[in-house]
The RNA shown here (SAM riboswitch aptamer (S box leader)) has 97 nucleotides and comes from uncultured Flavisolibacter sp. Taxonomically the source falls in Flavisolibacter (Bacteria, Pseudomonadati, Bacteroidota, Chitinophagales). The model forms 97% of the base pairs in the Rfam consensus.
RNA sequence: CUUAUCAAGAAAGGCGGAGGGAGAUGGCCCGAUGAUGCCUUAGCAACCACCCAGAGGGAAGGUGCUAAAUCCAACCAUGGCAACAUGGAUAGAUAAG
Numbered sequence: 001c002u003u004a005u006c007a008a009g010a011a012a013g014g015c016g017g018a019g020g021g022a023g024a025u026g027g028c029c030c031g032a033u034g035a036u037g038c039c040u041u042a043g044c045a046a047c048c049a050c051c052c053a054g055a056g057g058g059a060a061g062g063u064g065c066u067a068a069a070u071c072c073a074a075c076c077a078u079g080g081c082a083a084c085a086u087g088g089a090u091a092g093a094u095a096a097g
Base pairs, nucleotide, nucleotide: 001097002096003095004094005093006092011041012040013039014038015037019030020029021028025073026072027071042066043065044064046063047062048061050058051057052056070091075088076087077086078085079084
């Protein structure tokens, strides 16, 4: 850079000690009953590879993941007096090439 997916799924222990949820903003949430992060173990099964195959299923090797829709919005379009709803874009994440 290209393509695909992003409302499913899956937590315990140890270290550590203050903010964290990508990013400026708004909201909402998590956090001294110890979050975020790192390590170990366990788990999940999205993509690739593998096995059985009709749909589909198995398995867990590579990567990934294990609060909340990618937490929601923001920008554009359509509808609406409005609140708002729907769709799309941007940005981001992951996989394969």